[in-house]
RNA sequence: GGAGUGAACCGGAGAAUCGUCGAGUCGCAAGGCUCGGAGGAAAGUCCGAACUCUCACGGGCAGCAGGCUGGCUAACGGCCAGGCGUGGCGACACGACGGAAAGUGCAACAGAAAACAAACCGCCAAACUCAAUCGCAAGAUUGAGCGGUAAGGGUGAAACGGUGCGGUAAGAGCGCACCGCGUCCCGCGUGAGCGGCGACGGCACGGCAAACCCCCUGCGGAGCAAGACCAAAUAGGGACGUGAUGGAACCGCCCGUUUCCGUUACCAGCGUCCGGGUAGGUUGCUCGACCGCCGCGGCAACGCGAGCGGCAGAUGAAUGAUUCUCACUCGCAAGAGAACAGAAUUCGGCUUACAGGUUCACUCCACGC
Numbered sequence: 001g002g003a004g005u006g007a008a009c010c011g012g013a014g015a016a017u018c019g020u021c022g023a024g025u026c027g028c029a030a031g032g033c034u035c036g037g038a039g040g041a042a043a044g045u046c047c048g049a050a051c052u053c054u055c056a057c058g059g060g061c062a063g064c065a066g067g068c069u070g071g072c073u074a075a076c077g078g079c080c081a082g083g084c085g086u087g088g089c090g091a092c093a094c095g096a097c098g099g100a101a102a103g104u105g106c107a108a109c110a111g112a113a114a115a116c117a118a119a120c121c122g123c124c125a126a127a128c129u130c131a132a133u134c135g136c137a138a139g140a141u142u143g144a145g146c147g148g149u150a151a152g153g154g155u156g157a158a159a160c161g162g163u164g165c166g167g168u169a170a171g172a173g174c175g176c177a178c179c180g181c182g183u184c185c186c187g188c189g190u191g192a193g194c195g196g197c198g199a200c201g202g203c204a205c206g207g208c209a210a211a212c213c214c215c216c217u218g219c220g221g222a223g224c225a226a227g228a229c230c231a232a233a234u235a236g237g238g239a240c241g242u243g244a245u246g247g248a249a250c251c252g253c254c255c256g257u258u259u260c261c262g263u264u265a266c267c268a269g270c271g272u273c274c275g276g277g278u279a280g281g282u283u284g285c286u287c288g289a290c291c292g293c294c295g296c297g298g299c300a301a302c303g304c305g306a307g308c309g310g311c312a313g314a315u316g317a318a319u320g321a322u323u324c325u326c327a328c329u330c331g332c333a334a335g336a337g338a339a340c341a342g343a344a345u346u347c348g349g350c351u352u353a354c355a356g357g358u359u360c361a362c363u364c365c366a367c368g369c
Base pairs, nucleotide, nucleotide: 001365002364003363004362005361006360007359008358009357010356012326013325014324015323016322017321018320020037021036022035023034024033025032026031039340043351044350046349047348048347049346050345051223052222053221054220063219064218065217066216067215068082069081070080071079072078083097084095085094086093087092098214099213103212104211105208106207120153121152122149123148124147128145129144130143131142132141133140134139161179162178163177164176165175166174180203181201182200183199184198185196186195187194188193227283228282229281230280237274238273239272240271241270242269246261247260248258249257250256290310291309292308293307294305295304296303297302328337329336330335
């Protein structure tokens, strides 16, 4: 200098004017003044909780979710550290990393054969049978049949360990050495695991559990439009009071009648009170398992601390608009551009979006000293 890897962070600054929500304060009021007013993701609503109501003795089945080890945490499917596997020269990245010698099942296409293995090509002709030729004979040669063979080729995602030597008709863990694998033992580690010219075993146990299944762990439901309180107008409900030459029945109506009821009387009205719900209002509501810095402990996540600083609270839903200056990027200049997005009960995470820019650590390559 180039090419990369992993983290952390910024994501405009200042001012003026006009508006807007909240708190405080002044004012009888109108209104004034002061202070504060979106994010790293406020987003998706995907996990985990707090809080609230509801259901509930407890346990199980079913269902769903999680699944290497150790730690962190209120909890988690999150985070940190580690192991193993895969990829990368590397810094590092990713992992759907419990169980396939409990059972059931599956494997397209290709291929001879896809799981108590299997002869398409190839290789062989030792044994057995037949034929031909040679031979007096024993037998030899050739061909065919019956066969042997998992070394080689070919197919496939996958073909029943690898290399070498021996062995054989040709071959084969058939035998042996080394490597690999399995079990045991020893050492190291909390553990997942790792190491061992340690012992034994010729190898027995192929793959898929993101197929059913088995094992272990966790899980009741609904959500701040939860829930709680106050509470009109109107229309229902209830209680009490008021109402007497009255009420009720007969009756189309009046008169009338009645062995009916009655001063605690049916119905209605009126008055007072009570209660539920609606509109509306208040609360929940924002200072909390909170965040940052610093100190201490820890590799770290994280923990501890009488240290310092910070934190909107709306509900027809505020947090805005215009102008100027500076900074940044592009452009000779005039000028233009400036991301993703936006609180809605609150936290801890994950995931996704993001113009442009900054810092730190590390890796590889080239060159110079």
Bacterial RNase P class A from a Thermoanaerobaculia bacterium, 369 nucleotides, folded computationally. Rfam family: Bacterial RNase P class A. From the family's description: Ribonuclease P (RNase P) is a ubiquitous endoribonuclease, found in archaea, bacteria and eukarya as well as chloroplasts and mitochondria. The family's RNA type in Rfam is ribozyme. The sequence is in RNAcentral, with records from ENA. It is recorded under the gene name rnpB. Of the family's consensus pairs, 92% are formed in the model.